Model confidence (mean pLDDT): 83 of 100. A computed fold for a 266-nucleotide part of an RNA from metagenomes, annotated as large-subunit ribosomal RNA, domain VI. The full RNA is in RNAcentral, with records from SILVA.
Context: one part of a larger RNA
């Protein structure tokens, strides 16, 4: 940009992508078959392995904006408390997100038509032949079937809704943002608002906070670091949920007139 106005939602499905493995064990049965040794054909169960989807509830792994513990050494005037630098100083755990090593689930069943191949009938050729007319049976493999995608399927398709007529329907630009994303896009929203950030609760993580008190130590007197209590405390990033505090402000551009059919004719 078409698809003959715009918008929103729902189909068909022309066509095309994907998958299509494959073992073991147990029963059928130590059955059939075998002199015995050995050992089935089928039917069915059930466990796997690879691979492949999607997924984070568990079990791990990152998780340099979360909690602690700790070492030097410097600063906040000292004490305390904190902070910067040393690979995130080191170490010890961890939300969410992302992942595998983790969880879920899939190859199926069933049809149609064949291959080789095995068959009815059956002449040419009074027989015999699966074949020369003609019926059949047959495969991980053909087309179905099972998942995706799909009307630019220009042959452009169908169904439903609601809207607007230049005094603008609607779409962008802008802005707040995403489990969406290189960019664009695409979805959520933009005050008649929970879209993002703060706040407040709350899960989850860390592991008992500053700060007070109380207390323990050698024959005796007393520091320091450790201990006990207030106190599963304080402190929390992405996670849940209230909430309009804050910030999506004002606003520009572009654009549908026979929107409907058919015949001629240039």
């Nucleotide at each position: 940009c078409g698809u003959c106005g715009c918008a929103g939602a729902a189909u068909u499905g022309c066509g095309g992508g994907g998958a299509c493995u494959u073992a073991a064990c147990a029963c059928u049965a130590g059955u059939a078959c075998g002199a015995g040794a050995g050992g089935a054909u089928u039917g069915u169960g059930u466990u796997g392995a690879a691979c492949g989807u999607c997924g984070c509830u568990c079990u791990g792994g990152u998780g340099c904006a979360c909690c602690g513990g700790u070492u030097g050494u410097c600063a906040c005037g000292c004490u305390c408390g904190u902070g910067g630098c040393a690979u995130g100083g080191c170490c010890g755990g961890g939300u969410a997100g992302c992942u595998a090593c983790c969880g879920a689930c899939g190859g199926a069943c069933g049809g149609g038509a064949u291959a080789a191949a095995c068959g009815c009938u059956g002449a040419a050729a009074g027989c015999a032949u699966c074949u020369a007319a003609g019926c059949g049976u047959g495969a991980a493999g053909c087309c179905c079937a099972c998942c995706c995608c799909a009307a630019g399927a220009u042959g452009a398709a169908u169904u439903c809704u609601g809207c607007c007529u230049a005094u603008g329907a609607g779409c962008u630009c802008c802005c707040u943002g995403g489990a969406a994303g290189a960019c664009c896009a695409c979805c959520a929203g933009g005050u008649u608002g929970a879209u993002a950030g703060g706040a407040c609760g709350g899960a989850g993580g860390u592991g008992u906070a500053c700060a007070g008190g109380c207390g323990u130590a050698u024959a005796u007197c007393u520091a320091a670091a450790g201990g006990c209590c207030u106190u599963g405390a304080g402190c929390u990033g992405a996670c849940c949920g209230u909430u309009a505090c804050u910030a999506a402000u004002c606003g520009a551009g572009c654009c549908a007139a026979u929107g409907u059919c058919g015949u001629g004719g240039u």